[in-house]
RNA sequence: UGAGUCGGCCGGGCGGCCGCGGCGAGGAAACUCGUCGAGGAAGGUCCGGGCUCCACAGGGCGAGGUGGUGGGUAACACCCACCCGGGGUGACCCGCGGGAAAGUGCCACAGAGAACAGACCGCCGGCGCGCUUCGGUACGUCGGUAAGGGUGAAACGGUGGUGUAAGAGACCACCAGCGUUCCGGGCGACCGGAACGGCUUGGUAAACCCCACCUGGAGCAAGGUCAAGAAGAGGAGCACGCUCCUCGCGCGAGCGUUCGAGGGCGGCCCGCCCGAGCUCGCGGGUAGACCGCACGAGGCUGUCGGCAACGGCAGCCCUAGAUGGAUGGCCGCCGACCGUGACGCCGCGAGGCGUCCGGGAACAGAACCCGGCCUACAGGCCGGCUCAUCCC
RNA sequence: GCCCCCGUAGCUCAGCUGGAUAGAGCGACAGACUUCUAAUCUGUUGGUCGCAGGUUCGAAUCCUGCCGGGGGCG
Numbered sequence: 001u002g003a004g005u006c007g008g009c010c011g012g013g014c015g016g017c018c019g020c021g022g023c024g025a026g027g028a029a030a031c032u033c034g035u036c037g038a039g040g041a042a043g044g045u046c047c048g049g050g051c052u053c054c055a056c057a058g059g060g061c062g063a064g065g066u067g068g069u070g071g072g073u074a075a076c077a078c079c080c081a082c083c084c085g086g087g088g089u090g091a092c093c094c095g096c097g098g099g100a101a102a103g104u105g106c107c108a109c110a111g112a113g114a115a116c117a118g119a120c121c122g123c124c125g126g127c128g129c130g131c132u133u134c135g136g137u138a139c140g141u142c143g144g145u146a147a148g149g150g151u152g153a154a155a156c157g158g159u160g161g162u163g164u165a166a167g168a169g170a171c172c173a174c175c176a177g178c179g180u181u182c183c184g185g186g187c188g189a190c191c192g193g194a195a196c197g198g199c200u201u202g203g204u205a206a207a208c209c210c211c212a213c214c215u216g217g218a219g220c221a222a223g224g225u226c227a228a229g230a231a232g233a234g235g236a237g238c239a240c241g242c243u244c245c246u247c248g249c250g251c252g253a254g255c256g257u258u259c260g261a262g263g264g265c266g267g268c269c270c271g272c273c274c275g276a277g278c279u280c281g282c283g284g285g286u287a288g289a290c291c292g293c294a295c296g297a298g299g300c301u302g303u304c305g306g307c308a309a310c311g312g313c314a315g316c317c318c319u320a321g322a323u324g325g326a327u328g329g330c331c332g333c334c335g336a337c338c339g340u341g342a343c344g345c346c347g348c349g350a351g352g353c354g355u356c357c358g359g360g361a362a363c364a365g366a367a368c369c370c371g372g373c374c375u376a377c378a379g380g381c382c383g384g385c386u387c388a389u390c391c392c
Numbered sequence: 393g394c395c396c397c398c399g400u401a402g403c404u405c406a407g408c409u410g411g412a413u414a415g416a417g418c419g420a421c422a423g424a425c426u427u428c429u430a431a432u433c434u435g436u437u438g439g440u441c442g443c444a445g446g447u448u449c450g451a452a453u454c455c456u457g458c459c460g461g462g463g464g465c466g
Stems, first nucleotide, its partner, number of pairs: 001388010012334007020037007039363001043374002046372005051219004058270004063215005068082005083097001084095004098210002103208002105204003120149002122145007130137002157175006176200001178197008223291004232247007249283007262274003298317008337359003341356006393465007402418004411449001419437006442458005
């Protein structure tokens, strides 16, 4: 200098004018003043939790999810470290990464044969028949053979030898792989080694399935308080049309009140519990306020432990809260940075520096709150590492 | 807020227990019939199976993530 890889960060600043929402103060009100006012993804809603209610929710079957090991965490499908496999010269990257010698299914086309396989060509032997230079050989048939050819994504270990009619783990040596036992290392996944064994058991579980572990449901329109309203109902008092209390829309139909409807309990069964209401149709009322709700697994800095994720301790900080839904617009200056732009300087050169000119933010927007994942993102900045080339 | 479904030719749909030429009807185009048109008959045409990645020998089909559209409940 070029190419690459990994990680982190920013994602406009200042001023003026106009405008919007929350809170505080002033004001009778209109309004004024002060102060605060989106994000790294607030997004998709794909996971996990907090919180709230359902009755603190038993057992079996089923359903769904997760899937190397160890750790982190409130928890996770997330994160960190490691193992194994694959890719890359390398930094590094990728892996839905349990089980296929429990069982079942599937493996199209091609091919002779596709899963305890298979004789199409080839090779070898016997027999028949023909030819013959008597060595053999064409053809037919019956067998043997998985070493060779060919098909395929995949053809039942590889190389060499012994052996044989030709061959074959049939046998032998070495190698690869698997299983069992043992030794050593590691918390573990696993790694290294030894002996023995049968000689080799194909792929697919993002096919059914098996194994291990996990999972109650609903969601802030959760849930709570107050007010208002609707065709009211019942009871008590007394001076009989007023006061007070309780429950609460009206009409109709059906089912039910211990022989129990309906519900909890996701889908079924058992069991248990609540239980006097439930379902449907027609009609009517309400369309408000407040709490939940902004202090939290919170943020920043320092320090200690840990390879790291993260955790402990100390100090400091308080930072949106709408409810048809605020956080915006215009102008000026600056501006990281960009430009087939112009000029000048330096350098052999790639290129660099300076001045001027032009351009100059993207994706997107809270709605109960957090931890993640995934996706979108103009323009950039910083750092670690690798490879190649050149110079000292 | 919580869920579900769909996307295949210009249009409407099959195919979705994985197997290669992805089909059907309508349409479009050409020809025949007719004086001409319609109807009818024959032939032809046309597909990144919404996009990307993965599993598999092989993906429209299975898995994951996006994009677009539609619907349900409160």